Predicted 3D model of a 349-nucleotide part of an RNA (small-subunit ribosomal RNA, central domain) from an uncultured prokaryote. Rfam family: Bacterial small subunit ribosomal RNA. Gene Ontology terms of the family: ribosome and structural constituent of ribosome.
[in-house]
Context: one part of a larger RNA
RNA sequence: CUGGGCGUAAAGGGCGCGUAGGCGGUAUGUCAUGUCAGGGGUGAAAGGCCUAGGCUCAACCCAGGAAGUGCCUUUGAAACUGGCAAACUAGAGUCCGAUAGAGGAUGGCGGAAUUCCCAGUGUAGAGGUGAAAUUCGUAGAUAUUGGGAAGAACACCAGUGGCGAAGGCUGCCAUCUGGAUCGGCACUGACGCUGAGGCGCGAAAGCGUGGGGAGCAAACAGGAUUAGAUACCCUGGUAGUCCACGCCGUAAACGAUGUCAACUAGGUGCAGGGGGUGUUUCGCCUUCGGUGUCGCAGCUAACGCACUAAGCACACCGCCUGGGGAGUACGGUCGCAAGAUUAAAACUC
Numbered sequence: 001c002u003g004g005g006c007g008u009a010a011a012g013g014g015c016g017c018g019u020a021g022g023c024g025g026u027a028u029g030u031c032a033u034g035u036c037a038g039g040g041g042u043g044a045a046a047g048g049c050c051u052a053g054g055c056u057c058a059a060c061c062c063a064g065g066a067a068g069u070g071c072c073u074u075u076g077a078a079a080c081u082g083g084c085a086a087a088c089u090a091g092a093g094u095c096c097g098a099u100a101g102a103g104g105a106u107g108g109c110g111g112a113a114u115u116c117c118c119a120g121u122g123u124a125g126a127g128g129u130g131a132a133a134u135u136c137g138u139a140g141a142u143a144u145u146g147g148g149a150a151g152a153a154c155a156c157c158a159g160u161g162g163c164g165a166a167g168g169c170u171g172c173c174a175u176c177u178g179g180a181u182c183g184g185c186a187c188u189g190a191c192g193c194u195g196a197g198g199c200g201c202g203a204a205a206g207c208g209u210g211g212g213g214a215g216c217a218a219a220c221a222g223g224a225u226u227a228g229a230u231a232c233c234c235u236g237g238u239a240g241u242c243c244a245c246g247c248c249g250u251a252a253a254c255g256a257u258g259u260c261a262a263c264u265a266g267g268u269g270c271a272g273g274g275g276g277u278g279u280u281u282c283g284c285c286u287u288c289g290g291u292g293u294c295g296c297a298g299c300u301a302a303c304g305c306a307c308u309a310a311g312c313a314c315a316c317c318g319c320c321u322g323g324g325g326a327g328u329a330c331g332g333u334c335g336c337a338a339g340a341u342u343a344a345a346a347c348u349c
Base pairs, nucleotide, nucleotide: 004320005319006318007303008302012317014201015200016199017198021194022193023192025088026087028085029084030083031082034080035077036076037075038074039073040072041071042070049065050064051063053061054060091191092188093187094186095184096183097182098181099180103177104176105175106174107173108172109171110154114150115149116148117147118146119145120144121143125136126135162169163168206247207246208245209244210243211242215241216240220236221235222234223233258316259315263311266294267293268292269291270290272288273287274286275285276284277283278282298305299304322349323348324347331342332341333340334339
């Protein structure tokens, strides 16, 4: 390579957009690229194969034949593939009318809580724990009442509820804005799918500059525990957590399950839309798209999956090939750095 695989054994890229490429709906005509059929040329010899022959046999030698699955050329075929032409509407998209939503961005507003400050009441404790101590407090704490300031997060509603490609998104209001679904079946007429490179997005932590800093809290300090305790527990506490702009580009970035569309029993929930119907504050039937659960066939090593497939087949991409060495070294690229990415070998079992 062939082959076999990728939920959990090694293996799905974190996610999207998209270039090249690969693949591509229905029907007609035409050409003849692939394809198929016939003819011709070539396909050296030796070797291999077959049939004869020569050394007493064999090895060995020798003659002939077939073959040489290929390439070139020529004459045809036209189903499929492909090119061209002109069509179609079932894919895809547009338009119109509705609908649901923590989808995104910006600005503003709100209440509870916390901490701090001021003032009042009030007096000896308060905190904290398994028990304590560090700590705070007669310079008046804790508790309680009134007033004020600040920052961050939004209880209940709330739901295997919703939205988003993923990361992710939740107080309320306004503005701007993306996508989806349903219905109409008006329009375009294959405009599609996938996607190496590429580009963009991408939790947390971290980095740069400038703000901000209530609570929490790496580091750090102290108190305990302990044989020790560089921990778990407690009292403090700085980066950070927050905002703006710019980097980083990784995660058990998980459904550990790539994307697209077709086919293949059902039952039962949830949320969104449409249609029909009845006894109409309520039901029943049905349909589209979504999200759960149970389950048949089938699949699976088993667990399990099972119209949201891990079933049955297709298209395209990514990835795997014993464990360790190692996601390391070296080199390249990127980064301010931290590091990221690409990615071996010796050796060893």